This record gives sequence, structure tokens and C1' cells, in this order.
RNA sequence: UGAGUCGGUCAGGCGGUCGCGUCAUCCGGGAGCUCGGCUUCGGCCGGUAUGCCGGGUGCCGAGGAACGUCCGGACUCCGAAGGGCAGGGUGGUGGCUAACAGCCACCCGGAGCGAUCCGCGGGACAGUGCCACAGAAAACAGACCGCCUCCCCGAACCGCUGGGUCGCCCAGUAGGCGGAAGAGGUCAGGGUGAAACGGUGGUGUAAGAGACCACCAGCGACCUGGGUGACCAGGUCGGCUCGGUAAACCCCACCUGGAGCAAGCUCAGACAGCAGGCGUUCGAGGGCGGCCCGCCCGAUGCCUGCGGGUAGGGCGCUAGAUCCGGCCAGCAAUGGUCGGGCGAGAUGGAUGACCGUCGCUGCGCUGACUGUAACAGGUUGGCGCAGAACAGAAUCCGGCGUACCGACCGACUCAUCCA
RNA sequence: UCCCCUGUAGCUCAACUGGCAGAGCAGCCGGCUGUUAACCGGCAGGUUAUUGGUUCGAGUCCAAUCGGGGGAGCCA
Repeated sequence: UGAGUCGGUCAGGCGGUCGCGUCAUCCGGGAGCUCGGCUUCGGCCGGUAUGCCGGGUGCCGAGGAACGUCCGGACUCCGAAGGGCAGGGUGGUGGCUAACAGCCACCCGGAGCGAUCCGCGGGACAGUGCCACAGAAAACAGACCGCCUCCCCGAACCGCUGGGUCGCCCAGUAGGCGGAAGAGGUCAGGGUGAAACGGUGGUGUAAGAGACCACCAGCGACCUGGGUGACCAGGUCGGCUCGGUAAACCCCACCUGGAGCAAGCUCAGACAGCAGGCGUUCGAGGGCGGCCCGCCCGAUGCCUGCGGGUAGGGCGCUAGAUCCGGCCAGCAAUGGUCGGGCGAGAUGGAUGACCGUCGCUGCGCUGACUGUAACAGGUUGGCGCAGAACAGAAUCCGGCGUACCGACCGACUCAUCCA
Repeated sequence: UCCCCUGUAGCUCAACUGGCAGAGCAGCCGGCUGUUAACCGGCAGGUUAUUGGUUCGAGUCCAAUCGGGGGAGCCA
């Protein structure tokens, strides 16, 4: 200098004008409630104001993902949440955490020269299922072709035996050879397929084969050493050679009660009940929204249908596994401690719009310096135009996943050049 | 806000325990008819919402996205 990997921070700044929401504070308004007075008993007058209406001022006012709602918790109710079965979830090891499917470190497997990245990473010698097409065969293997043996047939040829009219011929003989129905052995060889029951060489055999041997690869058992552990290194033995699929059923280990802030609590207001069914200790129904057991509640009760009313206020609600900084422990995730800060709470749903200026990025034109033979290239300035994303709280928090114009910082790797 | 369901041809739906994606209607062409409809014969039409993974193989199993739809107040 070029190419690349990983991690982190920010999400334009300042000023002006107008506007929105919560809270605090100030000013003004006003009565049908209430208080006082008057009254011809119909009302009238005055006071009060934390609610209400209008206005002023001040503080604060979205995010790294507020999103998707995919996990986990807090919180609330169901009785205080019990036992079993079913169902669901998780899945290398150790740690962190309130908890997790998250995070950190390590192990194993894979990709890359490397930094580094990826992995739903228990079990397929507990069992069951599936493996289309092709192929002989697709799972305790199997025999289509081929090879071999037995049995059977054959005298064309070779061989052997005998004979003759002896350069040849005849007869016999199934050893070689040829033929083919059958019985058996064999997986070494063969086309297929995603996948074909270890590989190479030899011994052996009728032909063959881990049938046997040597080496290599894998598996299992045992031993030694290291590690908390997953696992790693080394050795001995066993021919043990065993298909894949569990994001198929299933098995193993561990976890798991249900619902969700429209949870739940409370204040005020309005209305109209009717019909049917079940039941009151021999109990309907409910807690219980998978089932059973057990426990508890239970009579002015419960269920169903038709009809009716309301569409309001408050609490929950935002100070918390909280944020920032220092130190300590730890490889790290994280934990401890000290100091400091308070940073939205709407309820048809606020957090915005415009202008100016500065800064950033890209493009075009252009000046200066450097550089060159001249270009190119490099540094720095001016003018103009364009761009600035994804997206917005709604009970809160920890994660994951997804979307995103860009800018900056740090660590590391590889290649080339120079010293 | 919270909680669920669903996506296959233009429309409505199938596809068993993962093994060649189909049916009806609609469309196009031809026949029948003087003509049209009906009827008969044939044809075309698919990234199974998208992307990735598991598997030899995915509409089907798993994960993440995208789109569509639905439900949940109180009194009595």
C1' cells in the first nucleotide's frame, strides 16, 4: 500500500419562529353541590374552589432496534398450586444468570493459507417403521449373470487301453473336452443407485470368501497418563467390520400447573325482566381451560336461550435483576463494592414542522502546492447540485431474530515493497 | 395492547405415514348447430407465499421472514 476478519461507539450539532403531552406553579372565570343572607316560598343576592374551563411561565419528553411477538422471567388472579398419567420443551462439557432455546470459555466435526467463521452437537448392537425409481439384491441380507463341484448325456477332437488288412482304420474308455434339465457351493467379478456389508498385497481353495496372515482404516473392551469435565495421548487384546434416517414414532436425562395489564382491584352511574333445565347432604355446579385421584367452596344456587343497560373516572403505571464512572475478583460471560444521576407515561393515543448556519457523504466544474519528460497520482481549498436510513413507546425487564443511509474508533490476519 | 388461525392454477378445494402436484368451474382451440347456449374431444395454465436447513428426496418436517383473517370489556 492492497485485500480481509472480528469487536465497539454514534444515529448530525447550534440558533430562531410556530405547535403537542405529563408534572409543578401563577392569573382569570364561573354553580345546578355546599355555606350564609333575604323572600311575596316562585326564587333572588353574596361567599367558597384541591374538581372544571381559558391563559401565562418553568422542567422533562422514544429506540438500537421502541419492530416481530420467537423464548425466558418479574407482577397479578385462579385456594396456599398437592400426587400420578398424558402433553410440551431442552439436548457436547464446564461456568454465568432471577430465568432461558440466551451469553462466556473449552471439546468434537466441517470451511478457509490465515485472522476467523459454521454446527437443532444425546441414543440407530431397547424396539417399531421407512428407504421411491433403477438394480440380481435395499437390510437377523440376497443367488440374476458369471465361476466351481456333484449328477446325467455325448466318442467330433486330444489322451489312454486293446485289435487289425498298420503313413491309416476299428472297438472300448467320460481323464481332458462338449452339451444341457436338476441338486448344491460361492460374493472375489458385473451394469444400478444417495447408499451394495472394510482397503491393498499374499496364503489358501473345486471355485471362493477375514476362512487365515501382514500393513492401513474403523469399532468395542481393558490398562496407563493428563484434564473438574466433554475429551485427548499412548499401549494391549478381540477378525468385531456393525448401512442411512430420531427437524419418523420412540428411548434416556433434565425442566414444565393455567391464564394474561382488555391480568387484577376500586368508585360512580343506567336498566326490565321473561322462558326452559338441573339441584340443596343420595348434592347441580365451581376452583380445574387435557384426564384421573385427592383437597376445598357450594344453595336468595348454577346453566342455557331471548331481551335490556353502559361504552365513564381512579389505582395497577413506571425507581428498576435501573443507568454512568472508578476499584477489586475472574481468561471471559458475570459478580462484589464505592461515588454520582433520575431519564416519557399517552388513552383515538404527545415527543413535530419550517427557516438559517456549521459539519458529513457523493457527483460535476475549478484554483493552489507537490509530482512527472508530459500525463497519471497525492495533499488542500472554492462554487453548484443531490443525499441523510430503518423505524416510533403503551405493564416492565433479560435475550434472540429481522430491518437499516452512513460516519468514526480499536484489535488481528494474509500478500507485496522498503529498512 | 394481548392471544390465536391461515397461505397449493384466475376462483373453490384435494394430495394417506415424505416418493411423478391433481379435480371441478373459468380460459383457449376443434367438433356438433342455420347461429348461440348446452353437449363431445383436446390444450394451456404452478418458484405449492418467500428464504434457509434436515433428508438420497420436502406441498408435507424444522427455523426465520412476508401477506391475509379472527377473537378478548363491564353490569344484570
Notes
Model confidence (mean pLDDT): 77 of 100. Predicted 3D model of RNase P RNA and transfer RNA as a complex of 495 nucleotides.